[in-house]
This is a predicted structure of a 411-nucleotide RNA (Bacterial RNase P class A) from Novosphingobium sp. JCM 18896.
The organism belongs to Novosphingobium, within Bacteria.
Its Rfam family is "Bacterial RNase P class A". Rfam describes the family as follows. Ribonuclease P (RNase P) is a ubiquitous endoribonuclease, found in archaea, bacteria and eukarya as well as chloroplasts and mitochondria. The family's RNA type in Rfam is ribozyme.
The model forms 95% of the base pairs in the Rfam consensus.
It was read from a public genome assembly, where an Rfam model found it.

RNA sequence: CCGGGGGACCGGGCAGCCGCGUCAUCUUUCGGGAUGCCGAGGAAAGUCCGGGCUCCACGAAACGAGGGUGGCGGGUAACGCCCGCCGGGCGCAAGCUUAGGGAAAGUGCCACAGAGAGCAGACCGCCUGUUUACAGGUAAGGGUGAAAGGGUGCGGUAAGAGCGCACCGCGCGGCCGGUAACGGUUGCGGCAUGGCAAACCCCACCCGGAGCAAGACCGAAUAGGGGCGACGGGCUUGUCUACGUCCGAAAGGAUACGGGACAGGCGGGGCGGUUUCGGCCCCUGAUCGCCCGGGUUGGUCGCUAGAGCGGCGUAGCAAUGCGCCGCCAAGAGGAAUGGCUGCCGUCGUCCGCAUGUCCUUCUGGGAUACUACGGGCGUCACAGAACCCGGCUUACAGGUCCCCCGGCAUA
Numbered sequence: 001c002c003g004g005g006g007g008a009c010c011g012g013g014c015a016g017c018c019g020c021g022u023c024a025u026c027u028u029u030c031g032g033g034a035u036g037c038c039g040a041g042g043a044a045a046g047u048c049c050g051g052g053c054u055c056c057a058c059g060a061a062a063c064g065a066g067g068g069u070g071g072c073g074g075g076u077a078a079c080g081c082c083c084g085c086c087g088g089g090c091g092c093a094a095g096c097u098u099a100g101g102g103a104a105a106g107u108g109c110c111a112c113a114g115a116g117a118g119c120a121g122a123c124c125g126c127c128u129g130u131u132u133a134c135a136g137g138u139a140a141g142g143g144u145g146a147a148a149g150g151g152u153g154c155g156g157u158a159a160g161a162g163c164g165c166a167c168c169g170c171g172c173g174g175c176c177g178g179u180a181a182c183g184g185u186u187g188c189g190g191c192a193u194g195g196c197a198a199a200c201c202c203c204a205c206c207c208g209g210a211g212c213a214a215g216a217c218c219g220a221a222u223a224g225g226g227g228c229g230a231c232g233g234g235c236u237u238g239u240c241u242a243c244g245u246c247c248g249a250a251a252g253g254a255u256a257c258g259g260g261a262c263a264g265g266c267g268g269g270g271c272g273g274u275u276u277c278g279g280c281c282c283c284u285g286a287u288c289g290c291c292c293g294g295g296u297u298g299g300u301c302g303c304u305a306g307a308g309c310g311g312c313g314u315a316g317c318a319a320u321g322c323g324c325c326g327c328c329a330a331g332a333g334g335a336a337u338g339g340c341u342g343c344c345g346u347c348g349u350c351c352g353c354a355u356g357u358c359c360u361u362c363u364g365g366g367a368u369a370c371u372a373c374g375g376g377c378g379u380c381a382c383a384g385a386a387c388c389c390g391g392c393u394u395a396c397a398g399g400u401c402c403c404c405c406g407g408c409a410u411a
Base pairs, nucleotide, nucleotide: 001407002406003405004404005403006402007401008400009399010398012344013343014342015341016340017339018338020039021038023036024035025034026033027032041382045393046392048391049390050389051388052387053211054210055209056208058278059277060276061275062274063273066207067206068205069204070203071085072084073083074082075081086100087098088097089096090095101202102201106200107199108196109195110194123142124141125138126137127136128135129134150168151167152166153165154164155163170189171188172187173186174185175184176183177182215301216300217299218298225292226291227290228289229288230287231285234266235265236264237263238262239261240260241259243258244257245254246253247252267283268282269281270280271279308327309326310325311324312323313322314321315320345380347378348377349376350375351374356368357367358366359365360364
């Protein structure tokens, strides 16, 4: 200097005039006015995850349904996130990526081509017999295919084959290192046991639902509305009552047999996906299911001091934790933070040249240099809070800084 990889930051500035919003102070003729502090983001976006918060589900345990995650260890309020490490793939490398448990529990798929693609296979070929029909052996070589049942080499054989051997691969053990995933080393062994689970499935772990249009309060208004169906409406004890019953012409009296009321017990029903235990409700109905219909669309709160931000130190490889000090940075409510002007700045393009230094064929020319500087024209990315926070993903003109890898050249 060129090419590449990883990380972080900025993404317009200043001034003037006019104009907005919350809050605070002062003032007011109560209409308002003046002054002051502050006033969008790294993604505010997507609504993909996890929570805080609010309300609902009767509670506990077990099971089921449904959903989520998937190497190991750590971080975190938690996560499908982050950090570190291990294995696989890619790359010369820095690094990137990984839907990374199980194919011997089962089911399913692998089109076409091919002889044969889940229990396989002989098309060409090779060898032997034979003699021209063919028969036997073979799976080393070739072909088909994304993939052909271990690979390379040697021996052996009629030709071949893990048939035998060496190494690699694979399976099962021992020892060592590591918290672990896993790695190293060594021994034995069959040398038949493909791929896909981001196919169904199995295994391990995790998970109530809905959401600020949640919800709370105030005010106002209406119809505490109507209908149908399912299921059920049982037994017993005690007290009261004189409705039925009996006596009486009547008033009234008797009785607790029947009815009614109250209280208790048993039993039954209901509230959840199922069961058990408990709790609550009902048996003059709780509940379940369906249909029709009425009122309110007002106001206040929720609404911004937090799993908050910054600095220093400390533990840790790191994510992050702990300690100390300091700070308060929108809270609108149909939705505020803007408009104009001038100067500066970034970038692009056009015009237009140097000082100095070096070289030289030395009153010249060339390189540095279609450069620094100057001027004109244009341009200035993605993009707007609406309860809040931790992430992920997506978008982003241009500029700056740090670290690392490869190549070339020079000293």